[in-house]
C1' cells in the first nucleotide's frame, strides 16, 4: 500500500435473514441475618465508534470514516 475481523450499558457479551436495545457481572433500594456474606424482589445506567445514504421503519443492508487486532506485500 491491500485484504479481513472487531466497535452495543461502568465491565463481559448477546441480539439471523430490517419491526419496541437485553442477559451476566458491578452499583442503588427494600426484604431475609444479630452483623457481614448467600438468597429474593425491584431499581438505575446505552438514540449500538462516528457521518451519510436506502426504506413506511436501520445495532442489523450500501457508501465513507476513526480506532484496535492479524494477514499480505
Nucleotide at each position: 500500500g491491500u485484504g479481513g475481523c472487531u466497535a452495543u450499558a461502568g465491565c463481559u457479551c448477546a441480539g439471523u435473514u430490517g419491526g419496541u436495545a437485553g442477559a451476566g457481572c458491578u452499583c442503588c433500594u427494600g426484604c431475609u441475618u444479630g452483623u457481614g456474606g448467600u438468597g429474593c424482589a425491584g431499581g438505575c445506567g446505552g438514540u449500538c465508534g462516528c457521518c451519510g445514504g436506502u426504506u413506511c421503519g436501520a445495532a442489523c443492508c450500501c457508501g465513507g470514516u476513526u480506532a484496535g487486532c492479524c494477514a499480505c506485500c
Predicted 3D model of a 73-nucleotide RNA (transfer RNA) from Candidatus Zapsychrus exili. It matches the Rfam family "tRNA". Rfam classes the family as a transfer RNA. The source organism's lineage runs through Bacteria, Pseudomonadati, Candidatus Omnitrophota and Candidatus Zapsychrus. The coordinates come from a structure-prediction model, not an experiment, and the mean pLDDT is 81. It was read from a public genome assembly.